RNA sequence: AAAGCUUGCUAGGCUAUCGCUGGUUUAUUUAUAAACGAGAGGAAAGUCCGGGCACCACAGAGCAGGAUGCCAGCUAACGGCUGGCGGGACUUUUAAAGUUCAAGGGAAAGUGCCGCAGAAAAUAUACCGCCUUUUAUAAGGUAAGGGUGAAAAGGUGCGGUAAGAGCGCACCGCGACUUUAGUAAUAAAGUUGGCAGGGUAAACCCCAUCUGGUGCAAAACCAAAUAGAAUCCGUGUUUGACUGUUGCUCGCAGGAGUGGAUUGGGUAGGUUGCUUGAGUUAUAUAGCGAUAUAUAACCUAGAUGAAUGAUAGCCCACGACAGAACCCGGCUUAUAGGCAAGCUUUAUAU
Numbered sequence: 001a002a003a004g005c006u007u008g009c010u011a012g013g014c015u016a017u018c019g020c021u022g023g024u025u026u027a028u029u030u031a032u033a034a035a036c037g038a039g040a041g042g043a044a045a046g047u048c049c050g051g052g053c054a055c056c057a058c059a060g061a062g063c064a065g066g067a068u069g070c071c072a073g074c075u076a077a078c079g080g081c082u083g084g085c086g087g088g089a090c091u092u093u094u095a096a097a098g099u100u101c102a103a104g105g106g107a108a109a110g111u112g113c114c115g116c117a118g119a120a121a122a123u124a125u126a127c128c129g130c131c132u133u134u135u136a137u138a139a140g141g142u143a144a145g146g147g148u149g150a151a152a153a154g155g156u157g158c159g160g161u162a163a164g165a166g167c168g169c170a171c172c173g174c175g176a177c178u179u180u181a182g183u184a185a186u187a188a189a190g191u192u193g194g195c196a197g198g199g200u201a202a203a204c205c206c207c208a209u210c211u212g213g214u215g216c217a218a219a220a221c222c223a224a225a226u227a228g229a230a231u232c233c234g235u236g237u238u239u240g241a242c243u244g245u246u247g248c249u250c251g252c253a254g255g256a257g258u259g260g261a262u263u264g265g266g267u268a269g270g271u272u273g274c275u276u277g278a279g280u281u282a283u284a285u286a287g288c289g290a291u292a293u294a295u296a297a298c299c300u301a302g303a304u305g306a307a308u309g310a311u312a313g314c315c316c317a318c319g320a321c322a323g324a325a326c327c328c329g330g331c332u333u334a335u336a337g338g339c340a341a342g343c344u345u346u347a348u349a350u
Stems, first nucleotide, its partner, number of pairs: 001346010012315007020039002023036005041321001045332002048330005053215004060250004065211005070084005085104001087101005105206002110204002112200003127146002129142004154172006173195001174193008219272004229263007242254003279298008
């Protein structure tokens, strides 16, 4: 210097004229005029999580169901984030280191599954082979070597044996205990045991922790209209039907009517909820960090068949993905270009 990858910020700008929507102020003709200032996103998308808020509602207990799953911390909370520990993958002569991934508790509670191939895939087995014996067949021993397979009684080496085998030994692996370091997950070292044959829990299951529901089409208020209607079936009236609290049971509260089906009638309009918030920005302190505290400054859409557009000129990176509807914190997905930082590779110079 170039290229690639990752992360963060940004997401065309300025001027003029006209237009649209809310707000504030003034005037007044109550509906208009003028002035001022504001007016879609980093994802507004997905509706996957967590909440705020509203109601059930004075609202409890248990079970079921659901969710999460290493340790410590942050947060209103989370299945989120930060930092560590262990594991897999890539790079690397090995190691260390770096990057990256994740559904990271338990297989010594139990059950299930591991097709085909293979002798045998668990109440494990003996196909070829090796050894002993026999004239031969047959019989006995073996799991070291070979074959099948993703996986076959832990691996390598030495000894031993008729031939072999943790049969014995050394090292590694696995289990248990102790010490040291660490808040911990864990790591290292030592002692000890021949040692439960493996895998699978995004299989059932076990363990630990958490968990009420419905949702702004929640809900509150105002106005108007009507038929608090009719028929049939079931059931109940204090020995309590039924309703309320997602499902079930108990409890609690109400309770003389109530559940279902059919026929028929009225209304569907307005206001609030609606934007000042777990808010944003800057600085300082503490912390590896996510963040927290303090001080100061700022106010930034509230539409309701749905507002933010059109024209002209200039600059430029020549403009991608894409439009709020109660609000907020995350995650996931889509994304042209520009800027910044880090890492890797290549080339050149010192």

The prediction has a mean pLDDT of 75. This is a predicted structure of a 350-nucleotide RNA (Bacterial RNase P class A) from a Pseudomonadota bacterium. It matches the Rfam family "Bacterial RNase P class A". Rfam describes the family as follows. Ribonuclease P (RNase P) is a ubiquitous endoribonuclease, found in archaea, bacteria and eukarya as well as chloroplasts and mitochondria. It was read from a public genome assembly, where an Rfam model found it. Taxonomically the source falls in Pseudomonadota (Bacteria, Pseudomonadati).